Predicted 3D model of a 528-nucleotide part of an RNA (small-subunit ribosomal RNA, 5' domain) from an uncultured prokaryote. Its Rfam family is "Bacterial small subunit ribosomal RNA". The coordinates come from a structure-prediction model, not an experiment, and the mean pLDDT is 84. The RNAcentral record of the full RNA draws on ENA.
[in-house]
Context: one part of a larger RNA
RNA sequence: GAACGAACGCUGGCGGCAUGCCUAACACAUGCAAGUCGAACGGUAACAGGGGAGCUUGCUCCUGCUGACGAGUGGCGCACGGGUGAGUAAUGCAUAGGUAACGUGCCCCUUAGUCUAGGAUAGCCACUGGAAACGGUGAUUAAUACUGGAUACUCCUUUUUAGCGUAAGCUAAUUUGGGAAAGGUCUUUCGCUAAGGGAUGGGCCUGCGUCGGAUUAGCUAGUUGGUGAGGUAAUGGCUCACCAAGGCGACGAUCCGUAGCUGGUCUGAGAGGAUGAUCAGCCACACUGGGACUGAGACACGGCCCAGACUCCUACGGGAGGCAGCAGUGGGGAAUAUUGCACAAUGGGGGCAACCCUGACGCAGCGACGCCGCGUGGGUGAGGAAGGCUUUCGGGUCGUAAAGCUCUGUCAGAAGGGAAGAAAUGCUUAUAGGUUAAUACCUUGUAAGUUUGACGGUACCUUCAAAGGAAGCACCGGCUAACUCCGUGCCAGCAGCCGCGGUAAUACGGAGGGUGCAAGCGUUGUUC
Numbered sequence: 001g002a003a004c005g006a007a008c009g010c011u012g013g014c015g016g017c018a019u020g021c022c023u024a025a026c027a028c029a030u031g032c033a034a035g036u037c038g039a040a041c042g043g044u045a046a047c048a049g050g051g052g053a054g055c056u057u058g059c060u061c062c063u064g065c066u067g068a069c070g071a072g073u074g075g076c077g078c079a080c081g082g083g084u085g086a087g088u089a090a091u092g093c094a095u096a097g098g099u100a101a102c103g104u105g106c107c108c109c110u111u112a113g114u115c116u117a118g119g120a121u122a123g124c125c126a127c128u129g130g131a132a133a134c135g136g137u138g139a140u141u142a143a144u145a146c147u148g149g150a151u152a153c154u155c156c157u158u159u160u161u162a163g164c165g166u167a168a169g170c171u172a173a174u175u176u177g178g179g180a181a182a183g184g185u186c187u188u189u190c191g192c193u194a195a196g197g198g199a200u201g202g203g204c205c206u207g208c209g210u211c212g213g214a215u216u217a218g219c220u221a222g223u224u225g226g227u228g229a230g231g232u233a234a235u236g237g238c239u240c241a242c243c244a245a246g247g248c249g250a251c252g253a254u255c256c257g258u259a260g261c262u263g264g265u266c267u268g269a270g271a272g273g274a275u276g277a278u279c280a281g282c283c284a285c286a287c288u289g290g291g292a293c294u295g296a297g298a299c300a301c302g303g304c305c306c307a308g309a310c311u312c313c314u315a316c317g318g319g320a321g322g323c324a325g326c327a328g329u330g331g332g333g334a335a336u337a338u339u340g341c342a343c344a345a346u347g348g349g350g351g352c353a354a355c356c357c358u359g360a361c362g363c364a365g366c367g368a369c370g371c372c373g374c375g376u377g378g379g380u381g382a383g384g385a386a387g388g389c390u391u392u393c394g395g396g397u398c399g400u401a402a403a404g405c406u407c408u409g410u411c412a413g414a415a416g417g418g419a420a421g422a423a424a425u426g427c428u429u430a431u432a433g434g435u436u437a438a439u440a441c442c443u444u445g446u447a448a449g450u451u452u453g454a455c456g457g458u459a460c461c462u463u464c465a466a467a468g469g470a471a472g473c474a475c476c477g478g479c480u481a482a483c484u485c486c487g488u489g490c491c492a493g494c495a496g497c498c499g500c501g502g503u504a505a506u507a508c509g510g511a512g513g514g515u516g517c518a519a520g521c522g523u524u525g526u527u528c
Stems, first nucleotide, its partner, number of pairs: 001528004006524005013374005019367002021332001026330003030327003035076003040073002043069002047067003050063006083285003092210002095207005102202001107198008115149004125138005155178002160173005183190002211257003218248003223245008260282004264275004287308005310321004338364001340363002346360001347358004377407004387398004411469001413464005421455001426450009472517005477498003483512005493500002
């Protein structure tokens, strides 16, 4: 000098864009953060409509008939998105490869199919246990829930042959056995099953790179390799039985400490050094430890089970919970924000759609925490006013500074006008296809119109009034730009270094003046 997720002191007008628990991965009250589908299903608790009955004529009852829909079965999602950085020095990350050792829901393309039969079960009802959480028994019912049978190819499995490959194998043909399916809406689409290919997103393996300590020198028994088996989507001591005795290490094994890694960021002419907030990629974690289930995908933040610590409820028998999601609270700390608005946009989940959900996201609020921009007025004005300071008492200086005269109107204020962010979807109309007896319906495409804004009456524009509301901080001995007076008297104090202060202090404190930056200025901390 530059930089900062900064803090502290003094000061503080406006706007834009960013950014904001670096400490206790400490504990958490409360609300919200993952649902959706009635076009899979049986149904009808609530609401609304229709129909019916009763009468006290505005109420009661009945009826799933309709819109819808609590609870339930079922499907998809909940493995994304969001948070944190504890652990991890390599099961990680970065980069370059391999997979002839592997999966991949939804999506796209292609081929073929979607036949037939059955038994349950939740809900509901009855009875019943428990304080509750939550159940038990019986009867009954549906499905795109579940289970048989049929059929099926390139799929799996068994056999054989040919070609290719260095090889483990691959490709083609042949053969034995085995394996599918679900319907809904009704117009045609949405589904379902099997097989092949793609895309996306993953698993696994390998080379090289990846902090400090030798005051850590030896480490290792599933350890190292083989054979066989098990297991996995898949290779492999991944696991197991047997066999062999190996494997790693001064090119630093092992141990200890520290640490998420990277793109990047800061600095620097560069080489390098430091760093890893925000944003993006990967990894790990979800009260602590362990485990599996479901599933295409998890060993699963707002799922399950077990153990532990902690908190809460209890009828003492037993139960409930997990903010390192968004806000917010206590605590810790030098220190870090609102228990806000909206799904209008972008994106995500579900759904044919309408739509619903979305603390992702978009916005608003708070903080000079940072960067950038603007303003706090412009011109004129010498009797160089008053006043302050100083003085050699003549003057000098603050100083065109002020006042006065005149002008302008940025920002803030008031009033009025007022965007873009909106594209779609849906609806209406017209039109062309499809369907059809039909120019109804319905559906697909096209065109026109219409509908949708949290921010927000915001940005922006116009008008009004008025210089009116808007300047501080540090420094002035040298380094280092900027000097005098008074007070103090090695005291009080200053100080980054050198050093100032003991009676004339440009170094302490005050004042006047000056210098430097400026809505900031200094100090402290950290890095180069």